The RNA shown here (Guanidine-I riboswitch aptamer) has 117 nucleotides and comes from Mongoliimonas terrestris.
It matches the Rfam family "Guanidine-I riboswitch aptamer". Rfam's curators write: This family represents a conserved RNA structure found upstream of the ykkC and yxkD genes in Bacillus subtilis and related genes in other bacteria. The function of this family is unclear although it has been suggested that it may function to switch on efflux pumps and detoxification systems in response to harmful environmental molecules.
RNA sequence: GUGCAGAGCGUCUAGGGUUCCGGUGGCCGUUGGCCAUGCUGGUCCGAGAGACGCACUCCGGACGGGCCGCAAGGUCCGUCGGCAACGGAGACACGGCGGGACAAAAUCCCGGGAGGU
Numbered sequence: 001g002u003g004c005a006g007a008g009c010g011u012c013u014a015g016g017g018u019u020c021c022g023g024u025g026g027c028c029g030u031u032g033g034c035c036a037u038g039c040u041g042g043u044c045c046g047a048g049a050g051a052c053g054c055a056c057u058c059c060g061g062a063c064g065g066g067c068c069g070c071a072a073g074g075u076c077c078g079u080c081g082g083c084a085a086c087g088g089a090g091a092c093a094c095g096g097c098g099g100g101a102c103a104a105a106a107u108c109c110c111g112g113g114a115g116g117u
Base pairs, nucleotide, nucleotide: 008054009053010052011051012050015045016044020042021041022039023037024036025035026034027033028032056090057089058088059087060086061080062079063078064077065076066075067074068073092112094115098110099109100108
C1' cells in the first nucleotide's frame, strides 16, 4: 500500500412521532359516535460514536534438574495437571445533504457511509 473477515443479542435511556388507548376542542342521531388536534401521558419505534447485562474473541499452570545472571528473571530437558472454572483485556470515534420502512417520525436503516481531522 492492497485485499478479505468481524464489529452480535437482550433490557433500558436520551430521543421520536401518532396506528391504537387516553386528553382537549367542536358537532351529532348522546350507556355512544364522527371530525380536528402531538397534547403531560399509556401502547409503539429507539442509538456504531448512550448505560447495564449476556454471548463471542484473546491472554493467564505447577514441580524437579542443567546452564546464564548480583538479583529479578530467562532458557533447555523431564514429570504432572488443564483445554474448564476463575481472573483480566476488548481501544478510539467529528460527521452532512438526500433517500427508505413501519401509522408516522427519529441519534432506526442506507451508515464506523459521503466528507472532515

It was read from a public genome assembly, where an Rfam model found it.